[in-house]
RNA sequence: CGCCGGGAGCUGUGCGGCAGGAAUUUGGUGAACCCCGUCAGGGCCGGAAGGCAGCAGCGGUAAAUCAAAGGACUGGGUGACACGGAAUUCCCGGCACUU
Numbered sequence: 001c002g003c004c005g006g007g008a009g010c011u012g013u014g015c016g017g018c019a020g021g022a023a024u025u026u027g028g029u030g031a032a033c034c035c036c037g038u039c040a041g042g043g044c045c046g047g048a049a050g051g052c053a054g055c056a057g058c059g060g061u062a063a064a065u066c067a068a069a070g071g072a073c074u075g076g077g078u079g080a081c082a083c084g085g086a087a088u089u090c091c092c093g094g095c096a097c098u099u
Base pairs, nucleotide, nucleotide: 002095003094004093005092006091007090008089010085011084012083013082014081015079016078018075019074020073024069025068026067027066028065029064035060036059037058038057043052044051045050
């Protein structure tokens, strides 16, 4: 100096990890009235029997909201991970040549 191989660095894909995180599910709270049901009291109709509407209360629910599960997807100066790629910057080893 050359060739070959390997590694670092560069880079791609995948996987994991970290961060964020949709749909959805479960539970809770949740409407003075303009949601539903039941409607004490009271009110109205009726001669009466009864009936009607219906406030509060109670129960349920809507929008919404809280907690948990969930995890599509997204991101990177993530990884003593896997499989590759390009070029020649560095390192290691081998071979051959020259000195």
Predicted 3D model of a 99-nucleotide RNA (Bacterial small signal recognition particle RNA) from a bacterium. Rfam family: Bacterial small signal recognition particle RNA. Its family is annotated with signal recognition particle, plasma membrane targeting and SRP-dependent cotranslational protein targeting to membrane, signal sequence recognition in the Gene Ontology. Clan: SRP clan. By type it is a non-coding RNA gene. The sequence was found by an Rfam model in a public genome assembly. Of the family's consensus pairs, 96% are formed in the model.